[in-house]
RNA sequence: CCAAUUAGCCGGGGGUGUCCUUUGGACUGAGAAAUACCCUUGGAACCUGAUCCAGUUGAGACUGGCGUAGGGAGGCUGCAGCGGGAUCAC
Numbered sequence: 001c002c003a004a005u006u007a008g009c010c011g012g013g014g015g016u017g018u019c020c021u022u023u024g025g026a027c028u029g030a031g032a033a034a035u036a037c038c039c040u041u042g043g044a045a046c047c048u049g050a051u052c053c054a055g056u057u058g059a060g061a062c063u064g065g066c067g068u069a070g071g072g073a074g075g076c077u078g079c080a081g082c083g084g085g086a087u088c089a090c
Stems, first nucleotide, its partner, number of pairs: 001084002006078005011040004016034001017027004046071003052065004
């Protein structure tokens, strides 16, 4: 000198399903219109592929594949210094 990690503020992005006896209730999930939740380029939050494939279910969800695929939304401030380089001293 570069710099892993991590937090906050403001802004931005995203999804909102299945079933039932349906002014309501049950299931899963971080979140099923919630002043909430998640994600914000080191980007799998989320979209396309997809009326996809496998497991699973009451159904869907969920998990994995697809995926070294194609897209996808940023600035500021602070803590710390994994690690690396250069120079000086001993």